RNAcentral holds the sequence, with entries from Rfam. A computed fold for a 175-nucleotide RNA from Alkalicoccus halolimnae, annotated as Lysine riboswitch aptamer. Its Rfam family is "Lysine riboswitch aptamer". About the family: Riboswitches are metabolite binding domains within certain messenger RNAs that serve as precision sensors for their corresponding targets. Its mean pLDDT, the model's own confidence on a scale to 100, is 79. Of the family's consensus pairs, 98% are formed in the model.

């Protein structure tokens, strides 16, 4: 010097990721609440038990009128934080839905898997949704490496996967 393995440490991708404020349309002329009529036993606190409230002074329900939201989701912008950024399943911990229980439903912590990103569609789900979001599928299209063609500054094809790429420095193995 050169070359593999390994750790550190920096960085790229870009319609890149994630929080947070503010604004803003939808949700909705819907909830709530009032109040006329109807109706007539039950009804609500997730489920099953317990209890606990409402109800013949007529509840829950329905229809009409007055009345009039807010949250979850979105989209826009400005800021922080970042480049396995970050999501999705699955399972588990913990809180909270009055109390035990449960295959329930919000949150929360972790642990295992899969996804290089985005976008466009097209099916399923979730949603008030022709929004958006999550999952498959199919197109290119975009960063990287490795091969193989090549007209060889660099294009095309084939594959790979973020445990991955690229610089740098360490120890370390071999020549």
């Nucleotide at each position: 010097a050169a070359u593999g393995c390994a750790g550190a440490u920096a960085g790229a991708g870009g319609u890149g990721c994630a929080g947070a404020g503010c604004a803003u349309a939808u949700u909705a002329g819907u909830a709530a609440u009032a109040u006329a009529u109807g109706g007539g036993a039950g009804c609500g606190g997730g489920u099953g038990g317990c209890c606990c409230g409402c109800g013949a002074u007529g509840a829950u329900c329905a229809u009409g009128u007055a009345g009039g939201a807010a949250a979850g989701g979105g989209u826009g912008u400005u800021c922080u934080g970042c480049c396995g950024a970050a999501g999705a399943a699955u399972c588990u911990u913990u809180a909270c839905g009055g109390c035990c229980u449960u295959g329930c439903g919000u949150a929360u912590a972790g642990a295992u898997u899969c996804u290089g990103g985005g976008a466009a569609u097209c099916c399923g789900c979730u949603g008030a949704a022709c929004a958006a979001g999550c999952g498959g599928g199919u197109u290119a299209c975009u960063g990287u490496c490795a091969c193989a063609g090549u007209u060889c500054a660099g294009c095309u094809g084939u594959g790979g996967a973020g445990c991955a790429c690229u610089a740098u420095c360490u120890u370390u193995u071999u020549u």